[in-house]
RNA sequence: GAAGCCGGACAGAUGGCCGCGGCGGCCGCUUCGGCGGCCGUCGAGGAAAGUCCGAGCACCGCAGGGCAGGAUGCUGGAUAACGUCCAGGGGGAGCGAUCCCACGGAAAGUGCCACAGAGAAGAGACCGCCUAAGCGGAUUCGUCCGCCGGCAAGGGUGAAACGGUGGGGUAAGAGCCCACCGCCCCUUCGGUGACGAAGGGGGCACGGUAAACCCCAUCCGGUGCAAGACCAAAUAGGGGAGGAUGAGGUGGCCCGCCUCGCUCGACUCCCGGGUUGGUCGCUCGAGCGGCCGGGCAACCGGCCGCCCAGAUAAAUGGUCAUCACCCGCGGGGCCGCGAGGCCCGGCGGGUACAGAACUCGGCUUAUGGCCGGCUUCGACU
RNA sequence: GCUGGCGUAGCUCAACGGUAGAGCACCUCAUUUGUAAUGAGGCGGUUGGGGGUUCAAGUCCCUUCGCCAGCUCCA
Numbered sequence: 001g002a003a004g005c006c007g008g009a010c011a012g013a014u015g016g017c018c019g020c021g022g023c024g025g026c027c028g029c030u031u032c033g034g035c036g037g038c039c040g041u042c043g044a045g046g047a048a049a050g051u052c053c054g055a056g057c058a059c060c061g062c063a064g065g066g067c068a069g070g071a072u073g074c075u076g077g078a079u080a081a082c083g084u085c086c087a088g089g090g091g092g093a094g095c096g097a098u099c100c101c102a103c104g105g106a107a108a109g110u111g112c113c114a115c116a117g118a119g120a121a122g123a124g125a126c127c128g129c130c131u132a133a134g135c136g137g138a139u140u141c142g143u144c145c146g147c148c149g150g151c152a153a154g155g156g157u158g159a160a161a162c163g164g165u166g167g168g169g170u171a172a173g174a175g176c177c178c179a180c181c182g183c184c185c186c187u188u189c190g191g192u193g194a195c196g197a198a199g200g201g202g203g204c205a206c207g208g209u210a211a212a213c214c215c216c217a218u219c220c221g222g223u224g225c226a227a228g229a230c231c232a233a234a235u236a237g238g239g240g241a242g243g244a245u246g247a248g249g250u251g252g253c254c255c256g257c258c259u260c261g262c263u264c265g266a267c268u269c270c271c272g273g274g275u276u277g278g279u280c281g282c283u284c285g286a287g288c289g290g291c292c293g294g295g296c297a298a299c300c301g302g303c304c305g306c307c308c309a310g311a312u313a314a315a316u317g318g319u320c321a322u323c324a325c326c327c328g329c330g331g332g333g334c335c336g337c338g339a340g341g342c343c344c345g346g347c348g349g350g351u352a353c354a355g356a357a358c359u360c361g362g363c364u365u366a367u368g369g370c371c372g373g374c375u376u377c378g379a380c381u
Numbered sequence: 382g383c384u385g386g387c388g389u390a391g392c393u394c395a396a397c398g399g400u401a402g403a404g405c406a407c408c409u410c411a412u413u414u415g416u417a418a419u420g421a422g423g424c425g426g427u428u429g430g431g432g433g434u435u436c437a438a439g440u441c442c443c444u445u446c447g448c449c450a451g452c453u454c455c456a
Base pairs, nucleotide, nucleotide: 001377002376003375004374005373006372007371008370010368012323013322014321015320016319017318018317020043021042022041023040024039025038026037027036028035029034045353049364050363052362053361054360055359056358057224058223059222060221064255065254066253067252069220070219071218072217073216074088075087076086077085078084089103090101091100092099093098104215105214109213110212111209112208113207126155127154128151129150130149134147135146136145137144138143163181164180165179166178167177168176182204183202184201185200186199187198188197189196190195228280229279230278231277238271239270240269241268242267246260247259248258249257273455274454287306288305289304290303291302292301293300294299324351325350326349327348328347329346331344332343333342334341335340382452383451384450385449386448387447388446391405392404393403394402399436407423408422409421410420411419429445430444431443432442433441
């Protein structure tokens, strides 16, 4: 210098003027509900986003049992909880820093494996290899041909062909036999465990697919702040259809429980009527910062300090000056043969992604430059 | 804000995980004096984008983008 990997913090800065929302104080007005002015203070994010997971909270009387359904899936831990995070095991990618893995079960069962191919799961003689034994024929008596047969070593098809490589063996072959590797089983040792190591045995039985059905283990009641509570205002408690071992709470179903109702009819649906207001929920919280301690870490504990948006058609902005950075335009100077590079000042434009809407913990996606550590390669010392 | 659904040819829709098709539209030819209709042939695809599982993905899974629909209160 080039190419990469990992992590961290920031989110233009400062000041003046004008403006907006919340809270507090003071003053003025008031129909006592509030309104206005001034001062002080606070006022978007790392993702506020997507709404993909997990919780808090609220309601459904309790949140009960079963089926169905859904989610997760190596081990140990963290946590309020999680599909998240940390550490480890195993597998994979990369020269490496480092990164990725939906990573239970295919010897419980069922299904599927198109096309090609002889054969696609206890398979298969298409090409091919072999005639040792048996039978027949020919014979130049060396052997040759045919039948009966043997063979999964080679070719070919395919994503995948029923362990792989090498040697022995054989008529040719084959775990038929042997060595190594793979696989399965057993024992011992190490580890909390996933698993690893060593030794022994088995000649190989067990193709792939579970992001196919399924099995096993664990977890899950539903609806979401438009939850829900209260106040105020207004209207027609109107019309029609359905409706009884019925309906609602309750949501896919059943049971249990509670409530209402059975023709003077609960409840459901449709049409019609009124309102389009206010208060609470609402922001102090699994909160933030610093120090110390425990733990490899995620995280936990203690002490001290701090208060950090609560709007409701939705505030958090505009403008001016200076500076920082980026882009464009043209100017001057320097270096270089050149392409080009560096410096100086000028004009114009811009400052990424994007904006709270009950609140947290995560994930994912979008996004600008900055800083630190590390790896590989090249050049020089 | 919350919840649910859908993206396939120009349009409307199909498609057990196994060659992406149909109707209309468009183009060419035939027919006709000419047009329409009819007949024959043809063109046209990032299955919204990206990634994964699988031998193989429009289909299964994850992520992302776009579109559509429903949901206030009172009697």